[in-house]
Overview: This is a predicted structure of a 71-nucleotide RNA (transfer RNA) from Patescibacteria group bacterium UBA2773. NCBI's taxonomy places the organism under Bacteria, Bacteria candidate phyla. Rfam family: tRNA. Rfam links the family to the GO term triplet codon-amino acid adaptor activity. From the family's description: Transfer RNA (tRNA) molecules are approximately 80 nucleotides in length. Rfam classes the family as a transfer RNA.
RNA sequence: UCGGGGAUCGUCUAAUGGUAGGACGACAGGUUUUGAUCCUGUUAGUCGGGGUUCGAAUCCCUGUCCCCGAA
Numbered sequence: 001u002c003g004g005g006g007a008u009c010g011u012c013u014a015a016u017g018g019u020a021g022g023a024c025g026a027c028a029g030g031u032u033u034u035g036a037u038c039c040u041g042u043u044a045g046u047c048g049g050g051g052u053u054c055g056a057a058u059c060c061c062u063g064u065c066c067c068c069g070a071a
């Protein structure tokens, strides 16, 4: 330099263009003499910018970063 892949709650991982979900964690409550376990609830996210579309995590363009390959 060229080609390919990836970026989603604190972490891991889903999501046919049509309500962004689950697990773990954290917090609150219940249970317990206390803690752990268990039960209930809450918390919190689409890498940045632009475009297409009635509607974009998803499609297109571009930037940043990471991984793989070629020279």
Stems, first nucleotide, its partner, number of pairs: 001070007010024004018054001025043006047063005